RNA sequence: GGUCCCUUCGUCUAGCGGUCAGGACAUCGGCCUUUCACGUCGGUAACGCGGGUUCGAUUCCCGCAGGGAUCACCA
Numbered sequence: 001g002g003u004c005c006c007u008u009c010g011u012c013u014a015g016c017g018g019u020c021a022g023g024a025c026a027u028c029g030g031c032c033u034u035u036c037a038c039g040u041c042g043g044u045a046a047c048g049c050g051g052g053u054u055c056g057a058u059u060c061c062c063g064c065a066g067g068g069a070u071c072a073c074c075a
Stems, first nucleotide, its partner, number of pairs: 001071007010025004018055001027043005048064005
């Protein structure tokens, strides 16, 4: 340098054009308990950046950034 893949709550992860973007753990609050833990109910919390296509983009296309795989160059 070429090709391919990945980037979503604090962490891990689902999503394949119309969802208030879901789940688990964590966290905060309530209940339960003599207390703690467990359990249970509820709350807060996310689409890397810039363009394009579309009535509508987290999703499709292009570029950039970061990460990874592989091939080549450099011997």
Transfer RNA from Desulfuromonadaceae bacterium UBA5613, 75 nucleotides, folded computationally. It was read from a public genome assembly. It matches the Rfam family "tRNA". It is annotated as a transfer RNA. The coordinates come from a structure-prediction model, not an experiment, and the mean pLDDT is 82.